RNAcentral holds the sequence, with entries from ENA. A computed fold for a 72-nucleotide RNA from a seawater metagenome, annotated as transfer RNA. Rfam family: tRNA. By type it is a transfer RNA. The prediction has a mean pLDDT of 81.

């Protein structure tokens, strides 16, 4: 230098172009308990960046950034 794959809450993860963007965990609050743990209930928090296509983009296209792998 070229090619491939990936990037979503603090962490891990799901999502057929139309969902309140899913679940687990974490954190915080509550119930329970003599107290704590566990369990249950609730809250908080995310689509890498810029552009394009489309009535509508996490999803498709282009460029870039970062990470992993391959070729030279």
């Nucleotide at each position: 230098g070229c090619c491939u794959u990936g990037u979503u809450g603090g962490u891990g993860u799901a999502a057929u172009g139309g969902a309140u963007a899913u679940c687990a965990u974490a954190u915080c609050g509550g119930u329970c308990u003599a107290c704590g743990a566990a369990a249950c209930c609730g809250a908080u928090g995310a689509u890498c960046u810029g552009g394009g296509u489309u009535c509508g983009a996490u999803u498709c296209c282009c460029a870039g950034a970062c990470a992993a792998g391959g070729c030279a």